[in-house]
Molecule: RNase P RNA; transfer RNA
Organism: Polyangiaceae bacterium
RNA sequence: CGGGCUCGACAGACGAUCGCCGGUGCUUCUUCGGAGACGAGGCCGCACGGGAGGAAAGUCCGAGCUCCAUCGAGUGCGAUGCCGGGUAACGCCCGGUGGCGGAAACGCCAAGGAGAGUGCCACAGAAAACAAACCACCGUCCGUGCGCGAGCACUCGGCGGUAAGGGUGAAACGGUGGGGUAAGAGCCCACCGCGAGGGCGGUAACGACCUCGGCACGGCAGACCCCAUCGGGAGCAAGGCCGCGUAGGCGGGCGUAGGCGGUUUCGGCGUUCACGCGCCGGGAUCGCUCGGAGGGCGACUCGUCCGAGCCCGCGGGUUGGCUGCUCGAUCCGGCCGGUAACGGUCGGGCUAGAAGAAUGAUCGUCACCUGUCGCGGGGCAACCCGCGGGAGGAACAGAACUCGGCUUACGGCGAACCCGGACC
RNA sequence: GGCCCCAUCGUCUAGCGGUUAGGACAUCGGCCUCUCACGCCGGUAACCGGGGUUCGAGUCCCCGUGGGGUCGCCA
Numbered sequence: 001c002g003g004g005c006u007c008g009a010c011a012g013a014c015g016a017u018c019g020c021c022g023g024u025g026c027u028u029c030u031u032c033g034g035a036g037a038c039g040a041g042g043c044c045g046c047a048c049g050g051g052a053g054g055a056a057a058g059u060c061c062g063a064g065c066u067c068c069a070u071c072g073a074g075u076g077c078g079a080u081g082c083c084g085g086g087u088a089a090c091g092c093c094c095g096g097u098g099g100c101g102g103a104a105a106c107g108c109c110a111a112g113g114a115g116a117g118u119g120c121c122a123c124a125g126a127a128a129a130c131a132a133a134c135c136a137c138c139g140u141c142c143g144u145g146c147g148c149g150a151g152c153a154c155u156c157g158g159c160g161g162u163a164a165g166g167g168u169g170a171a172a173c174g175g176u177g178g179g180g181u182a183a184g185a186g187c188c189c190a191c192c193g194c195g196a197g198g199g200c201g202g203u204a205a206c207g208a209c210c211u212c213g214g215c216a217c218g219g220c221a222g223a224c225c226c227c228a229u230c231g232g233g234a235g236c237a238a239g240g241c242c243g244c245g246u247a248g249g250c251g252g253g254c255g256u257a258g259g260c261g262g263u264u265u266c267g268g269c270g271u272u273c274a275c276g277c278g279c280c281g282g283g284a285u286c287g288c289u290c291g292g293a294g295g296g297c298g299a300c301u302c303g304u305c306c307g308a309g310c311c312c313g314c315g316g317g318u319u320g321g322c323u324g325c326u327c328g329a330u331c332c333g334g335c336c337g338g339u340a341a342c343g344g345u346c347g348g349g350c351u352a353g354a355a356g357a358a359u360g361a362u363c364g365u366c367a368c369c370u371g372u373c374g375c376g377g378g379g380c381a382a383c384c385c386g387c388g389g390g391a392g393g394a395a396c397a398g399a400a401c402u403c404g405g406c407u408u409a410c411g412g413c414g415a416a417c418c419c420g421g422a423c424c
Numbered sequence: 425g426g427c428c429c430c431a432u433c434g435u436c437u438a439g440c441g442g443u444u445a446g447g448a449c450a451u452c453g454g455c456c457u458c459u460c461a462c463g464c465c466g467g468u469a470a471c472c473g474g475g476g477u478u479c480g481a482g483u484c485c486c487c488g489u490g491g492g493g494u495c496g497c498c499a
Base pairs, nucleotide, nucleotide: 001420002419003418004417006415007414008413010411012366013365014364015363016362017361018360020051021050023048024047025046026045029042030041031040032039033038053396057407058406060405061404062403063402064401065235066234067233068232072302073301074300075299077231078230079229080228081227082096083095084094085093086092097111098109099108100107101106112226113225117224118223119220120219121218134166135165136162137161138160139159141158142157143154144153145152146151174192175191176190177189178188179187193215194213195212196211197210198209200207201206239323240322241321242320249314250313251312252311253310254309258289259288260287261286262285263284264283265282266281267280268279269278270277271276294306295305296304330349331348332347333346334345335344336343337342368393369392370391372389373388374387375386376385377384378383425498426497427493428492429491430490431489434449435448436447437446442479451467452466453465454464455463472488473487474486475485476484
């Protein structure tokens, strides 16, 4: 100098003029309440002070908060998935293990189970999962030929042995080398792989070692599934208060008002001179019991709770205000503990709360980046550094209840590390 | 603002992880006809982008992009 890789911090500064949105204070005017003092608001103006982000974004995870008549049990469904730690929690972060990629710095990994079961493995190939045999190799067998015979030969065929070689495939039932054999083969041996056992190190994942087994165990779980852990649902248009308006309208469907007993009341009948008593029927109310559409439950079943109204369709109305709302797992700095994520403690700070939705525009100066021109310096050179002139550039993007993450978009700057080249 | 859904020829769509992604309409060429239409034959034409799982992805998973629903989802 070039390329790579990993982190860190920033997201222009100052001034002038003109504006925008909240907050606090003050004056004038004004509304309401009040006898008044005064109190509560509104408009305009003035002063002071505040006013976007690292992603405010995507809405992909996790929470706070709020409501659902408490959310119970089982099944299902969904998510996560090496180990340890951090955290309010997480699918996030940190550290470690193993695997993969890279020459390296370093990066990536949904990384439990395929010796519980089911399923799939197209085409090609002999064979794709209780292995099998197309070519091939081999035979002291049969057959055939030659020979008197011992025997010799194998174009083709039958039978048998083998799985080393060829060929197919993403994948072929261990690999390499040697011995062995008719040819071969874990058939035997060494090393590697795999499996089982043992003790050792480590919190653990796991590692390294020793012994044994001759191989028995293909892949896919981001296929169903099994195991472990977690998960009630909805979302600030949640929810609370007030106001305005309307037709508590119409049509259809489902359901309750059942039984027994008590109290009271009304009517009728019978009896009595009458009061009263008895019987029957109706209404109100209380208790017990049965039944009960629908709802909590927006996956289902059971269970449980609520329950006298509920469901569907048509039609009509409101489109306002206040609150929730910003002090919070909060931010900055120091010290301590921890490899780190992070935690503890001390001190300091208050930092947007809008709703057709503010945080801006113009000008000047300076700073930054990229070419170019001139001057000066360094170097053999490529080139580098400094000063000055003029030109161009300056990204992604805008809070909407609030946090912790992830992901995506994006500008230049700095540092550590790795590799290569040149020079000293 | 929240929530939800979808993406395959020009259009409407089909598609158990396995051939060259199928069909209809449209379009182009040919045949038929005096000509057009109908009919017949043939062709062109697509998996929204990137990454992962797998031997293999339109299909499964993740991230993004674009579009849609909105008093017939939410006050």